A computed fold for an 85-nucleotide RNA from a Clostridiales bacterium, annotated as c-di-GMP-I riboswitch aptamer.
[in-house]
RNA sequence: AGAAUAGGUAGGCAAACCUGUUGAAAAAUAGGGACGCAAAGCCAUGGGUCUUCGCUGAGGAAAAGCAAGACAGCCGGUUGCAAAG
Numbered sequence: 001a002g003a004a005u006a007g008g009u010a011g012g013c014a015a016a017c018c019u020g021u022u023g024a025a026a027a028a029u030a031g032g033g034a035c036g037c038a039a040a041g042c043c044a045u046g047g048g049u050c051u052u053c054g055c056u057g058a059g060g061a062a063a064a065g066c067a068a069g070a071c072a073g074c075c076g077g078u079u080g081c082a083a084a085g
Stems, first nucleotide, its partner, number of pairs: 005085001007081001012037002017032006035073001041078003046075002048071005054066003
């Protein structure tokens, strides 16, 4: 110097829930709030999950399918931490 493991100390992030805003919805975002997280940092043309304003189904419904959208704190990919051991 690098890699792996780990997380004492100093730090970091922020679930559920509440309020406001956006959206048809899933959900996102700001504030409050902490369940937890060694990547709870980033990536949606790897897998998986969720939604239905729209189309087919259909004369009217439902299942189902298409298409579009969302989830990274589901798996996965990728990058990485001052400073002990």
The sequence was found by an Rfam model in a public genome assembly. The model forms 95% of the base pairs in the Rfam consensus. It matches the Rfam family "c-di-GMP-I riboswitch aptamer". About the family: GEMM was predicted in a large-scale screen for bacterial structured RNA regulatory elements.